[in-house]
Context: one part of a larger RNA
RNA sequence: CGUAGGAUAUCUGAGAGGAGCUGUCCUUAGUACGAGAGGACCGGGAUGGACGGACCGCUGGUGUAUCUGCUGCGAAGGCAAUCGCAUAAGGCAGGGUAGCCAAGUCUGGCAGGGAUAAACGCUGAAGGCAUCUAAGCGUGAAGCCCCCCUCAAGAUGAGAUAUCCCCACGCAAGUGGUAAGACCCCUUGGAGAGUACGAGGUUGAUAGGCACAAGGUGUAAGAGUGGUAACAUUCUCAGCUGAUGUGUACUAAUAGGUCGAGGA
Numbered sequence: 001c002g003u004a005g006g007a008u009a010u011c012u013g014a015g016a017g018g019a020g021c022u023g024u025c026c027u028u029a030g031u032a033c034g035a036g037a038g039g040a041c042c043g044g045g046a047u048g049g050a051c052g053g054a055c056c057g058c059u060g061g062u063g064u065a066u067c068u069g070c071u072g073c074g075a076a077g078g079c080a081a082u083c084g085c086a087u088a089a090g091g092c093a094g095g096g097u098a099g100c101c102a103a104g105u106c107u108g109g110c111a112g113g114g115a116u117a118a119a120c121g122c123u124g125a126a127g128g129c130a131u132c133u134a135a136g137c138g139u140g141a142a143g144c145c146c147c148c149c150u151c152a153a154g155a156u157g158a159g160a161u162a163u164c165c166c167c168a169c170g171c172a173a174g175u176g177g178u179a180a181g182a183c184c185c186c187u188u189g190g191a192g193a194g195u196a197c198g199a200g201g202u203u204g205a206u207a208g209g210c211a212c213a214a215g216g217u218g219u220a221a222g223a224g225u226g227g228u229a230a231c232a233u234u235c236u237c238a239g240c241u242g243a244u245g246u247g248u249a250c251u252a253a254u255a256g257g258u259c260g261a262g263g264a
Base pairs, nucleotide, nucleotide: 001154005165006164007163008162009161010160011159015151016150017149018148021049022048023047024046025045026044027043033038051108052107053106054105055104059102060101061100062099066095067094068093069092070091071086072085073084074083075082112146113145114144119139120138121137122136166263167176168175169174181259182258183257184256185201186200187199188198189197206252207251208250209248210247211246212245213244215241216240217239222235223234224233225232226231
């Protein structure tokens, strides 16, 4: 821009893409078959591998500043406490929430229908017989078309349903302010390069803060007591705490602006 008014939702599905794998074991049955050795088709069930998708309750990994420990140097007079630097984005080490992830968990291939290939047939002439073929009719594959999953009306062949909105001026072309609605702007997100998408903008829990909780770390500082001391112990399952949950308008989403039909 188009989809002959403007919108908001929800669909249909022309078409396109994806998926399509397979082992072993049990049973049927030591049956059919075979002198024996051996050993099935068909059918039923169980359990794996690889591959794909999703997720984080479990098992774990990471978790760059969340907790703790440790060494050297420096710092505000000293001790204690604390901070800075020590690796290029933690000095080293031990843990670890959210998130992300697999080695973790769940899940998919199934089944079914249609038309067929090779092949196997029925009926059957040409050619009194025979013949699956010439007319006609069947069976038949991991393959083809459906079925399953995803996208999809720019499918210009531009589809459907529901709901919302309906003026002035002008001879006309058109212009103007609006309606429903949308956007700018702002707070932002399990969304994200930007854009887009989603949640919200005071009639408000959108983000931050705060409160409580979860989870993590592991018993803070200070003081008392014991010990010459290192240190131990009590107050103390303490203190601290990023992302998580719930709540709460304390802070910021204020104010404002723009677009947008009247139906050839």
A computed fold for a 264-nucleotide part of an RNA from Butyrivibrio fibrisolvens, annotated as large-subunit ribosomal RNA, domain VI. The coordinates come from a structure-prediction model, not an experiment, and the mean pLDDT is 88.